[in-house]
């Protein structure tokens, strides 16, 4: 420097909005539909935020696709 030859992955989730239906609210749930995401998989511990009662102290809740933390999982020739 030619020449043959060449794994695995080549998928997953899924916001705004739109329909439904469920909740006093935040919101969650199937369905449409993709702005993004190497954990945008799970988990409410601790914070932030938001909701509802109290309208004091606080209580009860949503939110992992807010941040910290925990747990699990997948591809990798060299």
């Nucleotide at each position: 420097g030619g020449c043959c030859u060449g794994a695995a992955a080549g998928a997953g989730c899924a916001a705004a909005c739109c329909c439904a239906c469920c909740g006093c609210g935040a919101g969650a749930u199937g369905g449409g539909g993709a702005c993004g995401c190497a954990a945008a998989g799970c988990c409410a511990u601790g914070g932030a935020u938001c909701u509802g009662c109290u309208c004091u102290c606080g209580c009860a809740g949503a939110c992992a696709g807010c941040c910290a933390g925990g747990u699990u999982g997948c591809c990798g020739u060299g």